[in-house]
A computed fold for a 95-nucleotide RNA from Rhodopirellula baltica, annotated as c-di-GMP-I riboswitch aptamer. The prediction has a mean pLDDT of 83. The source organism's lineage runs through Bacteria, Planctomycetota, Planctomycetia, Pirellulaceae and Rhodopirellula. It matches the Rfam family "c-di-GMP-I riboswitch aptamer". Rfam describes the family as follows. GEMM was predicted in a large-scale screen for bacterial structured RNA regulatory elements. Gene Ontology term of the family: cyclic-di-GMP binding.
RNA sequence: CCCUCGAAACGGCAAACCACGUGCAAGCGUGGGACGCAAAGUCAUGGGUCCAUUUGCUUCAUUUCUCGAAGCAAUUGGAUCGCCAGACCACCGAA
Numbered sequence: 001c002c003c004u005c006g007a008a009a010c011g012g013c014a015a016a017c018c019a020c021g022u023g024c025a026a027g028c029g030u031g032g033g034a035c036g037c038a039a040a041g042u043c044a045u046g047g048g049u050c051c052a053u054u055u056g057c058u059u060c061a062u063u064u065c066u067c068g069a070a071g072c073a074a075u076u077g078g079a080u081c082g083c084c085a086g087a088c089c090a091c092c093g094a095a
Base pairs, nucleotide, nucleotide: 005093006092012037013036017032018031019030020029021028022027035082041088042087043086045085046084047083048080049079050078051077052076054074055073056072057071058070059069060068
């Protein structure tokens, strides 16, 4: 000095939940709070998941109105990097 490494120390981040704000929603922001995290730092690029719009199909309801509900698929737009992968950058240094 390096890492398909992670002992110690200095420190760092902050799940659920609560309050306030914000968004149609998923969520997000701030404060409190700590379940955890060695990249739980940054980037929605690929996959996953979630939300919303529109369309189609199916089922149910309704019973003549072309409206309602649920599921699936497609579409468009979002959310999540604390789901996984990838890219970029980075503190400390025992075995």